[in-house]
RNA sequence: ACGGUUGCAGGGAAGAGACUUAUGCGCGAUACGCAGCGUGUGGAGCGCAAUAAGCGCCGAAGGGGCAAGCCCGAAAACUGGCGAGAGCGGGCGAAACUCUCAGGCAAAAGGACCCUGCGCCGGU
Repeated sequence: ACGGUUGCAGGGAAGAGACUUAUGCGCGAUACGCAGCGUGUGGAGCGCAAUAAGCGCCGAAGGGGCAAGCCCGAAAACUGGCGAGAGCGGGCGAAACUCUCAGGCAAAAGGACCCUGCGCCGGU
C1' cells in the first nucleotide's frame, strides 16, 4: 500500500400532522380572513411551535423478528458392522427486508450510512 465489529475532528445525509379536543395565556366587534388594498367585502372568533389526552403517520439512533446455510439431539428402518440422507425436535444465523417497543412527524437538534483528515490495531 491494504484491511479493521476502532477513537476523535470536519463535511454530506431521508421519511412522516403547523391534525383534533380540553386547559392556560394574549387579542377581539376597530379582532381575524379575502381582494382589484384611497377602500370594498366576509365576519365571531383569532393567535400560540405551551401542557394533557386522542387519532393518524414515518423508519435511518437503539431494540426485536427471519432466509439460505451450519451445528446438535432422539428414535426407527435396513445391516455382519459402522452409519448417513430424508423426516422429527432444538440451537446459531444478515440487511437499507420486516415489527414499530423505543424514537420521530416546521426549524433547530438528532440521524443509519457515505466521504476526508489525524490517530489506534492488524498486516507484508
This is a predicted structure of a 124-nucleotide RNA (Glycine riboswitch aptamer) from Anaerolinea thermophila. Model confidence (mean pLDDT): 79 of 100. The sequence was found by an Rfam model in a public genome assembly. Lineage of the source: Bacteria > Bacillati > Chloroflexota > Anaerolineales > Anaerolinea.